[in-house]
RNA sequence: AGAGUUUGAUCCUGGCUCAGAAUGAACGCUGGCGGCGUGCCUAACACAUGCAAGUCGAGCGAGAAAGCUCUUUCGGGAGUGAGUAAAGCGGCGGACGGUUGAGUAACACGUGAGAAUCUGCCCUCUAGUGGAGAAUACCUUCGAGAAAUCGAUGUUAAUUCUGCAUAAGUCCCUACGGGGAGAAAGGUGGCCUAAUUGCUAUCGCUAGAGGAGGAGCUUGCGGCCUAUCAGUUUGUUGGUGAGGUAAAGGCUUACCAAGGCUAUGACGGGUAACUGGCUUGAGAGAGUGGUCAGUCAGAUUGGAACUGAGAUACGGUCCAGACUCCUACGGGAGGCAGCAGUGAGGAAUAUUGCGCAAUGGGCGAAAGCCUGACGCAGCGACGCCGCGUGGAGGAUGAAGGCCUUCGGGUUGUAAACUCCUGUUAGGUGGGAAGAAAUCCCCAGCUCUAAUACAGUUGGGGGAUGACGGUACCAUCAGAGAAAGCACCGGCUAACUUCGUGCCAGCAGCCGCGGUAAUACGAGGGGUGCUAGCGUUAUUCGGAAUUACUGGGCGUAAAGGGUGUGUAGACGGCAUGUUAGUCGACUGUUAAAUACUUCGGCCCAACCGGAGAGAUGUGGUCGAAACUGGCGUGCUAGAGGGUGGAAGAGAGAAGUGGAAUUCUCGGAGUAGCGGUAAAAUGCGUAGAUCUCGAGAGGAACACCUAUGGCGAAGGCAGCUUCUUGGUCCAUUCCUGACGUUGAAACACGAAAGCGUGGGGAGCAAACAGGAUUAGAUACCCUGGUAGUCCACGCCGUAAACGAUGAUCACUGGACGUCGGAUUUGUUUUUACAGAUUCGGUGUCGUAGCUAACGCGUUAAGUGAUCCGCCUGGGGAGUACGGUCGCAAGACUAAAACUUAAAGGAAUUGACGGGGGUCCGCACAAGCGGUGGAACAUGUGGUUUAAUUCGACACUACGCGAGGAACCUUACCUAGGUUUGACAUGCAUUUGACAGCCGUAGAAAUACGGUCUUCUGGACUUUGUUCAGACAGAUGCACAGGUGCUGCAUGGCUGUCGUCAGCUCGUGUCGUGAGAUGUUAGGUUAAGUCCUCUAACGAGCGCAACUCCUACUACCAGUUGCAACUGCGUGAGCAAGGCACUCUGGUGGAACUGCCUGGGAAACCAGGAGGAAGGUGGGAAUGACGUCAAGUCAGCAUGGUCCUUAUGUCUAGGGCUACACACGUGUUACAAUGGCCGGUAUAACGAGCUGCAAGCCUGCGAGGGUAAGCUAAUCUCUAAAAGCCGGUCUAAGUUCGGAUUGGAGUCUGCAACUCGACUCCAUGAAGUUGAAAUCGCUAGUAAUCGCGCAUCAGCAACGGCGCGGUGAAUACGUUCUCGGACCUUGUACACACCGCCCGUCACACCACGAAAGCUAUUUGUACCCGAAGCCGUCUUAGCUAACCCGUAAGGGAUGCGGGCGUUUAAGGUAUGGGUGGUGAUUGGGGUGAAGUCGUAACAAGGUA
Repeated sequence: AGAGUUUGAUCCUGGCUCAGAAUGAACGCUGGCGGCGUGCCUAACACAUGCAAGUCGAGCGAGAAAGCUCUUUCGGGAGUGAGUAAAGCGGCGGACGGUUGAGUAACACGUGAGAAUCUGCCCUCUAGUGGAGAAUACCUUCGAGAAAUCGAUGUUAAUUCUGCAUAAGUCCCUACGGGGAGAAAGGUGGCCUAAUUGCUAUCGCUAGAGGAGGAGCUUGCGGCCUAUCAGUUUGUUGGUGAGGUAAAGGCUUACCAAGGCUAUGACGGGUAACUGGCUUGAGAGAGUGGUCAGUCAGAUUGGAACUGAGAUACGGUCCAGACUCCUACGGGAGGCAGCAGUGAGGAAUAUUGCGCAAUGGGCGAAAGCCUGACGCAGCGACGCCGCGUGGAGGAUGAAGGCCUUCGGGUUGUAAACUCCUGUUAGGUGGGAAGAAAUCCCCAGCUCUAAUACAGUUGGGGGAUGACGGUACCAUCAGAGAAAGCACCGGCUAACUUCGUGCCAGCAGCCGCGGUAAUACGAGGGGUGCUAGCGUUAUUCGGAAUUACUGGGCGUAAAGGGUGUGUAGACGGCAUGUUAGUCGACUGUUAAAUACUUCGGCCCAACCGGAGAGAUGUGGUCGAAACUGGCGUGCUAGAGGGUGGAAGAGAGAAGUGGAAUUCUCGGAGUAGCGGUAAAAUGCGUAGAUCUCGAGAGGAACACCUAUGGCGAAGGCAGCUUCUUGGUCCAUUCCUGACGUUGAAACACGAAAGCGUGGGGAGCAAACAGGAUUAGAUACCCUGGUAGUCCACGCCGUAAACGAUGAUCACUGGACGUCGGAUUUGUUUUUACAGAUUCGGUGUCGUAGCUAACGCGUUAAGUGAUCCGCCUGGGGAGUACGGUCGCAAGACUAAAACUUAAAGGAAUUGACGGGGGUCCGCACAAGCGGUGGAACAUGUGGUUUAAUUCGACACUACGCGAGGAACCUUACCUAGGUUUGACAUGCAUUUGACAGCCGUAGAAAUACGGUCUUCUGGACUUUGUUCAGACAGAUGCACAGGUGCUGCAUGGCUGUCGUCAGCUCGUGUCGUGAGAUGUUAGGUUAAGUCCUCUAACGAGCGCAACUCCUACUACCAGUUGCAACUGCGUGAGCAAGGCACUCUGGUGGAACUGCCUGGGAAACCAGGAGGAAGGUGGGAAUGACGUCAAGUCAGCAUGGUCCUUAUGUCUAGGGCUACACACGUGUUACAAUGGCCGGUAUAACGAGCUGCAAGCCUGCGAGGGUAAGCUAAUCUCUAAAAGCCGGUCUAAGUUCGGAUUGGAGUCUGCAACUCGACUCCAUGAAGUUGAAAUCGCUAGUAAUCGCGCAUCAGCAACGGCGCGGUGAAUACGUUCUCGGACCUUGUACACACCGCCCGUCACACCACGAAAGCUAUUUGUACCCGAAGCCGUCUUAGCUAACCCGUAAGGGAUGCGGGCGUUUAAGGUAUGGGUGGUGAUUGGGGUGAAGUCGUAACAAGGUA
């Protein structure tokens, strides 16, 4: 720091996703050790049990028991325990510490400032501490109760309580002379004393002053969301009096006034403890507030006070509610959000541990006691940090695994093995620091009368450790006990094999999986991190994706429809002041954290010391540039005055002609009208047409424009009246009066609404006619609202320049409208030019822009203000609110869904877009197919099998250029298993084959017969070794026309013999790409020429090759035959190569020549020539397209079969047959059939062959046989044609199918299933509907001939050959196909594309809904606990004080009554929010559903 993902590709916009860091985490797999931290985020849910706040005998009175000892009359008593325990009065502390975050949007918190206050204990200072009285707990006795507890009686103490005295200072009053009020408690030590008397010290107590720390109060500023909450408030805002508080204050009350707050967001709703900090980030920010620290708030829920220095009190009190427990049913008890712990909830969070040794707290004079604060330990990889699981050597690169091209590679120095080390864990032994104070002793000093006491300094002494026998140290043995997790398609480091086969599964995004998956699962290997690793969740980052730093708005999301204008924001030149601002100094900004540095634990984490900083805020002093306030001036902005100008600017009134329609009259007759074509409609009751007259409404031709005016919407005949704005000139006046503009107000096309008019034309709805599969449309005929007027609503438009307003600056060119100045022409008018101001257009520089484009009328460069945007859909929708008569408008979400949606441009493809051009493409012609019969192929059907492949053109007389057996792949049956065929190895045999026979359909089996060879050694036969050949057995393997042409090679078809397809360099463009290859001509051609940011080149085109047409030369047999000879003739022979011909080598044609046109290329015509403009034909097929065809021609990856899917054999099938299609043959006849005669080819083939001739048969053929390995012989007769005859329009003398009979030939064999011959038979068919095919010249048509395959033949097919030999082409509108340019596009699998809506089905979330329900809140009223306060009480009770000798009385208090206030509760009625709800509404998603075809091309009606 970026990356992936929209497209065929590109640039941009824009979202989604990933890589990083973090966490009080959880889950999965795994897990050796230690240190330091950390641990209910959920139910502020409920809690068993234990503990968490006591202490003081130096404040006070009283005061046990057990035990022990002694004694005893055995009942007891005494001493000790002990002035102890337990309890009580009294004092101090239970307001700290600990816990939690429910509430709280608030002076609660943070930060700064302040004044009207209180403050126990502590510190300093001042003054006191006299005298008297009273009660009561404990205890005793009696009583009530289950208990909790309570009542009565009697006695008693105090640092308990109450008066009196005194009053420095305090408080109150004051006439400033003074007056008044108000305190106290003692304890202990020492000395003295008869004494509890005095003195003294100290601890206390009282009054007061000050301090420290703490607390209360006020206030500036700061920090959440929501306007779909816009108004709120009645003690409310202020004042006066009174009350109240520690204290200011409506804090409370009476009266008076009517204020206070609010768009800088009041009030309401939602959410939330706040902060230091923490996480992230470059920062600015964003998120967060757990541990630690500060503050606040709460203590089962609600209310209340008491005590106290302090509470409205977590482990206090009272009342009410809920809940739990006890009960004798009458009543009582309780509050873990203290530490542990339990249940519950939850994905989830620990021990009912040890100790007060340290630190801290309470009490005490102290010892000390208490302390779940705290210190420690336990549990959890929850986090951070550290360590280890060994180190070195070690190649036959072991074995095993995996892969393999079978050679090997990899795991891998990894292991084994050798030599070492000894962390941690384990054993044994030692063993800390944390602990020195209080205390005691001694000495000195202070205090004092004092050697008491107390304080202090120094020295000494003893005691005290939960952790813990822990840290740490030493030593022993021994590599021994210690590695996993995720990932490996891209992003993103890391690849292979097998399994699976859109299944199972994966997935953060893109996306993988449909038989060769680096993406699923497993193995091997690798990569990353490591006692952890992954996943999930959340936060920040990346995201400049809310943009302050740091974004945008013509077309991507986004400029308000337009103006006026309030608040606000911003604002010209000069000057004074100084609030902001800037500078210096200073206070504060707690500690911790973070940063720097130093230090302590072995290091680190962790901890300690020091420092800097802390962007904030208060104070003091200064500066005056900038901003603001106030003041004073100026004229450049703005406005006004004066003089001119243009205009469909607005409103009102009047008025004009043309046209449509209607009415009346005349004239006139059969149609009119309408359309692509029609029909509906109108018309003989007289239309249309035409002439005249009249009525009525609406709109204003020409002028007219690229023009003018207006803020926009918008504005058009003419005249008049009223009226707004603008422009030019002048530089006279004012003196910043300006710009923008939330809210508000006004205007605002069309349609629509209300009331009343009006209504000619046009025309939603509607009706009819057409069109159509349908046609609720497009077209036609009618036609009502409406369109028009008046008044009032509506308030929206693609209200668009899709471009807010204002100001300034920044090259030009050409138009046009309105002024002004000036020059020229002119007599004026007028015209033309120049300059200048203001409008309105076109093109363009710089610049900008993603591009398109914009470009002084900016989308350039700057300034100010307003509006708006933040992925697509849901949705401009729901709900709520405001407006509206309604329609509806404005404001405006969410759930859910999705990885894109989108802009501009590029290349293609496509268009019922355009232009140009070509082709037997159409047209013009000739002949066919489609109808018949047959042949052949295909589909279908059938079958045991009818083997397989080929399917628009580009399958279908195709593979097949020969299916009776074979072929043959199919079926049935019978056999066979190293095999029908190849190679190798091992063992073994010397046969096998052939011939014969038997069985059989054959294969085959069995039997008989026949039975090896070469070389060496030893040798007599013979044996043995080696080799060849052959057989058998076994193992490797063979074999497969089994599958996949969508794994492939090769070959082929098609577009298309169409003229195209590309490259290098350069240039242009951000880029995909473009240019070149476009343009103007021309051509069969991207053929050539010219132009040209292109210049060149390649594959194609053309040419080169072959055949054919002419010719020369050479050659001359088997060819030829002019000449010569012979022969009656057919012919023959010898010369010959002239001719024909044969086959070699050449020539010839090149737009070369001429005329015309043209810039050229080239075109048109002509001449000559056998041939003329590529002469005719063939071969030749660019880049590519169709996953086109072929695994069955061959080859081949993978896969499957292996006594079978291999192989052998026989028979059958491929030849079936209701049917359909393709390709052909023969016909339907007279341009013909039949009969007779007669003429003329070329290409080819031949020894397992072609076969003359002769004989024979009606014939197919048979017999015999010459010649020929071929320019020699044979096939070989060419046929149509020509001549003559016959038939005479008919199912025929046409046509020949079918069938019967008889034969021939081939072959092992013609039944299924051959061809041919003869005789007989004699079907359909009389020129073929829709539709469709071929052909442009030696072509079509027509006629025959040959060949390949082949024993024969399905051949009427295929491939060739020659004979005869036409017609037509105006032309390119249309059909089909193609080429180029251009245009549109929402297509790119590319129009056989894309895509919309209803309906049907399933699922999901949401809205409405009669209601039901929960919760919250307002108002009114009722009831009203406890408590405080007020008031009443000679009625009950009553110690201190007063009067009184006393009795008694007074005062006071308790109790009680009444009242204010008030929690909970109740009743009634509103508001808000949530849940649920039959039914209902639209929305979203879903694999191939239904109906149409709305959009994208002119999308077929833009």
Overview:
The RNA shown here (small-subunit ribosomal RNA) has 1502 nucleotides and comes from a metagenome. The sequence is in RNAcentral, with records from SILVA. Its Rfam family is "Bacterial small subunit ribosomal RNA".